This is a predicted structure of a 71-nucleotide RNA (transfer RNA) from a Minisyncoccota bacterium. It was read from a public genome assembly. Its Rfam family is "tRNA". Rfam describes the family as follows. Transfer RNA (tRNA) molecules are approximately 80 nucleotides in length. By type it is a transfer RNA. Its mean pLDDT, the model's own confidence on a scale to 100, is 82.

RNA sequence: GUGCCUAUAGCUUAGUGGUAAAGCUCCGGUUUGUGGUACCGGCGACAAGAGUCCGAUUCUCUUUAGGCACC
Numbered sequence: 001g002u003g004c005c006u007a008u009a010g011c012u013u014a015g016u017g018g019u020a021a022a023g024c025u026c027c028g029g030u031u032u033g034u035g036g037u038a039c040c041g042g043c044g045a046c047a048a049g050a051g052u053c054c055g056a057u058u059c060u061c062u063u064u065a066g067g068c069a070c071c
Stems, first nucleotide, its partner, number of pairs: 001070007010024004018054001026042005047063005
């Protein structure tokens, strides 16, 4: 340089156009003499910009970051 793939919560992953889900973590509560376990509740996210659409995490384009193959 060419082609392809990936980007969703602090981490690991779901979600194929219609109110973004879960596990672990974190915070609070119940339980316990304390801690842990267990149970209940809560905070927290669609890489950026643009387009299509009544409606975009999802489809299209560009950019950014990471990865793979070829040279």